c-di-GMP-I-GGC riboswitch aptamer from a Chloroflexota bacterium, 89 nucleotides, folded computationally. The organism belongs to Chloroflexota, within Bacteria.
RNA sequence: UUCGAUAAAGGCAAACCCGGCGAAAGCCGGGGACGCAAAGCCAUGGGUCUAAAACCGGGAAACCGGUCACGAUUGCCAGGUUGCCGAAA
Numbered sequence: 001u002u003c004g005a006u007a008a009a010g011g012c013a014a015a016c017c018c019g020g021c022g023a024a025a026g027c028c029g030g031g032g033a034c035g036c037a038a039a040g041c042c043a044u045g046g047g048u049c050u051a052a053a054a055c056c057g058g059g060a061a062a063c064c065g066g067u068c069a070c071g072a073u074u075g076c077c078a079g080g081u082u083g084c085c086g087a088a089a
Stems, first nucleotide, its partner, number of pairs: 001088004011036002016031006034075001040081003044078003047073003054067005
């Protein structure tokens, strides 16, 4: 530098369940393992999800429909950054 064995040491933890937070998406803690070689860290670009607030339309109102991220996701992809073990050169 490239790669990841049916190896070893260790690590993380999907669905689901319980408790909490949130308008929601989702997040946090505990249990639990589908998987993961960066499933360590960073929302920078794209994607996706949500739509409280805002805006637009309707309505007497309650409210309904639409648009929208400053919300969420790195276990969707790219990029940045750090790194264990091993193999090859």
Model confidence (mean pLDDT): 86 of 100. It was read from a public genome assembly, where an Rfam model found it. Rfam family: c-di-GMP-I-GGC riboswitch aptamer. Rfam 15.1 lists 1,298 matches to the family in 717 species.